[in-house]
């Protein structure tokens, strides 16, 4: 640092949904179920509902190696690639920086179509104690310093001194050819002095998805109330929809503000579903295929608990027995202690992330 597990029977009392029996009602009995591995956080993805479903545009969000899995992901799973580690193995916010634009903190002379601060050259002038100094106009990126990075890298020819200026090897990049691989790629060769800094969770490009809002979604049933006043508008078209917005296109006689008036209970959605659980076959694996078997919460959206004995398992101390020279080690008994932690459904499932006692494995 990960996984696994998240004790077991009994007994009384409480609790909430469903059934059953009684009782004229209030109520009263009996009988079944009854939280998690994360229910959590609400970060992703899908069912499922409504609204919108002529179109076309621009702009927003999303993902970002490859190949697979999956209802579908930004998720899993196996390879490639950088890194990092003697290894096992971890880690990766993994398209593009020769499409553009931007930025690169301090230090430095200079931070990206490069740069003379020190140094090194030789050329001029001017002074000398004849070593050389000063000054001037160039040349120079091999040396020094600066820096997270200073425009390949060693050797060498050149050359005033240098410099890929020129050679050879190495490294890199491209461009082509051969093999392997479904692919990311990998492996060889042979040409180009091509040497090109780095940020794209900076705008941006490029590929690929991508309509809103969400169980307080909707939907039936029952039911209440009471108008006024104001502006704007009917073919000169208010408003409303295509839930950013632009073109179009459709409905369209109402619409919007202010005063006042007034219901607000029940039912479904909601509990059999990409469900669990063994087995068994395919795959390295996710994961899928067949059989068998199970039925397992449903709120007022608020119940799911609580005492006590007995085990198990853990610790501690005595004894015993064994093993060792030892210091301990296993195994058994007694007796005493703990008997738990994170946390609690709320439409439903698929991930992620997070939190988590004792044990145990790695």
């Nucleotide at each position: 640092u990960g996984g696994c597990c998240g004790g077991g029977c009994g007994a009384c009392c409480g609790c909430g949904u469903g059934g059953g029996a009684g009782g004229a009602g209030a109520c009263u009995c009996c009988c079944c179920c009854g939280a998690g591995g994360a229910a959590g956080g609400u970060c992703c993805g899908g069912g499922c509902u409504c609204c919108a479903c002529a179109g076309g545009g621009c702009a927003g969000g999303g993902u970002g190696g490859u190949g697979g899995c999956c209802a579908a992901c930004g998720g899993c799973c196996a390879c490639c690639c950088g890194a990092g580690g003697u290894g096992a193995c971890u880690c990766g916010c993994g398209g593009g920086a020769c499409a553009g634009u931007g930025c690169c903190a301090c230090a430095g002379a200079a931070a990206a179509c490069a740069g003379a601060c020190c140094g090194c050259c030789g050329c001029c002038g001017c002074c000398u104690c004849c070593g050389g100094g000063c000054g001037g106009a160039g040349g120079u990126a091999a040396g020094g310093g600066u820096g997270a990075a200073a425009c390949g890298g060693u050797g060498g020819u050149g050359c005033a001194a240098g410099a890929g200026a020129c050679c050879a090897c190495c490294a890199g990049c491209g461009c082509g050819g051969c093999g392997g691989g479904c692919g990311a790629c990998c492996g060889u060769c042979g040409c180009g002095g091509c040497u090109c800094g780095g940020c794209a969770a900076a705008c941006c490009c490029c590929a690929c998805c991508u309509g809103g809002a969400g169980c307080a979604a909707a939907a039936c049933c029952a039911g209440a109330c009471a108008g006024c006043g104001a502006g704007c508008g009917u073919u000169c078209g208010a408003g409303g929809g295509c839930g950013g917005c632009c073109c179009g296109c459709c409905c369209g006689a109402g619409c919007u503000c202010g005063c006042g008036g007034g219901u607000a209970g029940g039912u479904u959605g909601c509990a059999c579903g990409a469900g669990g659980g063994c087995g068994u076959c395919g795959g390295c694996a996710a994961c899928g295929g067949c059989g068998c078997u199970c039925c397992u919460a449903g709120a007022u959206g608020g119940a799911u608990g609580g005492u006590c004995g007995c085990c198990a398992a853990c610790c501690g101390u005595g004894c015993c027995g064994u093993c060792g020279u030892g210091a301990g080690g296993c195994g058994g008994u007694a007796c005493g202690g703990c008997g738990a932690a994170c946390a609690g459904a709320a439409c439903c499932c698929g991930g992620c992330c997070u939190a988590u006692g004792a044990g145990c494995c790695a």
Predicted 3D model of a 362-nucleotide RNA (Bacterial RNase P class A) from uncultured Marmoricola sp. The source organism's lineage runs through Bacteria, Actinomycetes, Propionibacteriales, Nocardioidaceae and Marmoricola. Model confidence (mean pLDDT): 76 of 100. RNAcentral holds the sequence, with entries from MGnify. Rfam family: Bacterial RNase P class A. The family's RNA type in Rfam is ribozyme.